[in-house]
């Protein structure tokens, strides 16, 4: 350097045919009693890597970039 995969909420990780962004676990805010804590009710807390572009409408399609793994390949 080339080719392939991937970045979504603190964390793992879905997201279908382009149509209002989800889940678990943490958290946060109440109730309750067996008080280091459990349970039960309530709330997403998010520039979906970044810039353009496409579209009436973009996580999602197309370019380019950036950072992370995987393989090739070059150097020594």
């Nucleotide at each position: 350097g080339g080719g392939c995969c991937g970045u979504u909420a603190g964390c793992u990780c879905a997201g279908u045919u382009g149509g209002u962004a989800g889940a678990g676990c943490a958290c946060c805010g109440g109730a309750u009693c067996u008080u280091u804590a459990a349970u039960c009710c309530g709330g997403g807390u998010g520039u979906c890597g970044c810039u353009g572009g496409u579209u009436c409408g973009a996580a999602u399609c197309c370019a380019g970039c950036a950072c992370g793994g995987c393989u090739c390949a070059c150097c020594a």